[in-house]
């Protein structure tokens, strides 16, 4: 640098759940809390779901959230090859 990831280290991150705040609302932020995670770290670019609104309807249009829903981008520890 590429590829693998069951093993070695050092570690890390945090699902439901509750308390608190923010949000019309999906959801966020935070604190405790551990189902799990070899990127569950960061990105909403394309595709899923999901929320709000317009529209008489539409395989419609805006706006939004989700990266622990797959796919790509971009960084990254160990260990082998």
């Nucleotide at each position: 640098u590429u590829c693998u990831g069951c093993c070695c280290a050092c570690g890390g991150c945090a699902a439901a759940c509750u308390g608190c705040c923010c949000g019309c609302g999906a959801g966020g932020g935070u604190a405790g809390g551990a189902c799990g995670c070899a990127a569950a770290g960061c990105c909403a670019u394309g595709g899923g779901c999901c929320u709000g609104c317009c529209g008489g309807g539409a395989c419609g249009g805006c706006a939004g959230g989700u990266c622990g829903c797959c796919a790509g981008g971009c960084c990254g520890c160990c260990a082998g090859a």